The prediction has a mean pLDDT of 82. Transfer RNA from a Candidatus Woesebacteria bacterium, 72 nucleotides, folded computationally. It was read from a public genome assembly. NCBI's taxonomy places the organism under Bacteria, Bacteria candidate phyla, Candidatus Woeseibacteriota.
RNA sequence: GCCACCCUAGCUCAAUGGCAGAGCGCCCGCUUUGUAAGCGGAUGGUUAUCGGUUCAAGUCCGAUGGGUGGCU
Numbered sequence: 001g002c003c004a005c006c007c008u009a010g011c012u013c014a015a016u017g018g019c020a021g022a023g024c025g026c027c028c029g030c031u032u033u034g035u036a037a038g039c040g041g042a043u044g045g046u047u048a049u050c051g052g053u054u055c056a057a058g059u060c061c062g063a064u065g066g067g068u069g070g071c072u
Base pairs, nucleotide, nucleotide: 001071002070003069004068005067006066007065010024011023012022013021018055025043027041028040029039030038048064049063050062051061052060
């Protein structure tokens, strides 16, 4: 220098163009003499950034940034 893929909650990941979710974590409660485990509840998002298409974009298109792998 070229090519491909990835970027969503604190972490790991879902989500067929039509209300953004789960598990773990954090917090509160129940249970226990106490802790762990278990159970219930609550909490958490500018979907990397900027544009475009569309009635409607996490999803489709382009650019930029970051990351991973390959080629040279």